[in-house]
RNA sequence: GAUUUAUACCGAAAGGGGGAGAGACCGGCUCUGUGAACCCUUAGCAACUUACCGCAAGGUGUUAGUGCUAACCGGCCUAAAACUAUUUUAGGACCUAUAAAUU
Numbered sequence: 001g002a003u004u005u006a007u008a009c010c011g012a013a014a015g016g017g018g019g020a021g022a023g024a025c026c027g028g029c030u031c032u033g034u035g036a037a038c039c040c041u042u043a044g045c046a047a048c049u050u051a052c053c054g055c056a057a058g059g060u061g062u063u064a065g066u067g068c069u070a071a072c073c074g075g076c077c078u079a080a081a082a083c084u085a086u087u088u089u090a091g092g093a094c095c096u097a098u099a100a101a102u103u
Stems, first nucleotide, its partner, number of pairs: 001103008013042005021031003025075004043069003046062001048065002051060003076092006
């Protein structure tokens, strides 16, 4: 890098370095020199693997390994509602992200 499976509701910060971008993509709309991305340290969130309890379903909670710690709306398809002009609701797909396994 690729493939498969599961999840995508919610949740959680500061300091130091750095120096202009960032929010996956496109459009919007936002954040950002009152300091972006990124790196380090500490703290926390979660419960994917592990550890522990349990016959099991499950549970506990960082033991270890990752991940994460602004907020979003639309984008493509189907159906329904509304009623004269487009909106709303529900479901799905695609894409993306994370974990584990295989390669």

SAM riboswitch aptamer (S box leader) from Larkinella soli, 103 nucleotides, folded computationally. The coordinates come from a structure-prediction model, not an experiment, and the mean pLDDT is 81. Rfam family: SAM riboswitch aptamer (S box leader). Rfam's curators write: The SAM riboswitch is found upstream of a number of genes which code for proteins involved in methionine or cysteine biosynthesis in Gram-positive bacteria.